[in-house]
Molecule: THF (Tetrahydrofolate) riboswitch aptamer
RNA sequence: GACAGAGUAAGAGCGUGUGCGUCAAGUGUCGCGCGGACGGGGAGUUGCCGUGCGGACGAAAGAGAUGCGCUCUGCGGUACACAUUCUGCAUCCCGCUGUG
Numbered sequence: 001g002a003c004a005g006a007g008u009a010a011g012a013g014c015g016u017g018u019g020c021g022u023c024a025a026g027u028g029u030c031g032c033g034c035g036g037a038c039g040g041g042g043a044g045u046u047g048c049c050g051u052g053c054g055g056a057c058g059a060a061a062g063a064g065a066u067g068c069g070c071u072c073u074g075c076g077g078u079a080c081a082c083a084u085u086c087u088g089c090a091u092c093c094c095g096c097u098g099u100g
Base pairs, nucleotide, nucleotide: 002099003098004097005096010087011086012085013084015082016081017080018079019078020076021075022074029055030054031053032052033051034050035049036048040094041093042092043091061073062072063071064070
């Protein structure tokens, strides 16, 4: 030098549990700003994530008990934790493993 390969953060699906909302927050979406992460090292996007402000859109309740607080069954592109499956360096350089 050639060929082949491994590994991360993270993301998604599914299950269980505990919450939150159902008096509409959250989720999703658009604009602007700020920030963060992106295999072991370096760089890093028009991609990803978070966050602040603003805009548009927008919902599933039912039953029971009670003096009130509530309870149960649902519902929400709801939050978190755990388990499991799948995906997984945008890209570039170096490194690592194997082969000859």